SAM riboswitch aptamer (S box leader), 139 nucleotides, folded computationally. The sequence was found by an Rfam model in a public genome assembly. Its mean pLDDT, the model's own confidence on a scale to 100, is 80. It matches the Rfam family "SAM riboswitch aptamer (S box leader)". Its family is annotated with regulation of gene expression in the Gene Ontology.
RNA sequence: CGCUCAUCCAGAGGGGCAGAGGGAAACGGCCCGAUGAAGCCCCGGCAACCCUCCAGUCGGUUCUCGCUCCGCGAGGCUCCCGGCUAGGGAAGGUGCCAAAUCCGUCUCACGGCGAGGUGCGUCGUGAGGAAGAUGAGGA
Numbered sequence: 001c002g003c004u005c006a007u008c009c010a011g012a013g014g015g016g017c018a019g020a021g022g023g024a025a026a027c028g029g030c031c032c033g034a035u036g037a038a039g040c041c042c043c044g045g046c047a048a049c050c051c052u053c054c055a056g057u058c059g060g061u062u063c064u065c066g067c068u069c070c071g072c073g074a075g076g077c078u079c080c081c082g083g084c085u086a087g088g089g090a091a092g093g094u095g096c097c098a099a100a101u102c103c104g105u106c107u108c109a110c111g112g113c114g115a116g117g118u119g120c121g122u123c124g125u126g127a128g129g130a131a132g133a134u135g136a137g138g139a
Stems, first nucleotide, its partner, number of pairs: 001138001003137006013043005021032003026105004044097003049093002051089003055085006062076006101131001106128009
C1' cells in the first nucleotide's frame, strides 16, 4: 500500500514509574478502571506464524519393463525437491497475556411477537460479508 494467503469461541501476569482514562474508529449496548486506566520500563509466561524433528500419504524427479513410442500404462522408489495430514521441539524473528476481534451495525435464511398479509417493524438463532488485528509473502 483499496496487494495475496492463513488464522482470529483455546492459552498466558507480576513489579516499578505514571495519574484518568480504556475496551481500533463512529453510533448503540455491555464491561474494565483510585483495590490505579492509557503510556513507558523490568521480569515472567502463553502460543507455535516464520524455524525445526519424526511418521504417513500424494506429486515431481529418477530407475525398470511394456505398448499402438514427440506420448501412455504398469511396477519400483535409496537419495533429492514440493504439497497435505497427524504428532513432537522452542534457541532465535515477530505476536500475544479481561470478556469471541467484548457484542451489534450490512446481506441472506429460519423461528417468536404484532391489528389480517409472502410486506413492514422488532426480538432471537445460524450462515456469509464489511472493517480490524497478527503472521508469512509481494510490490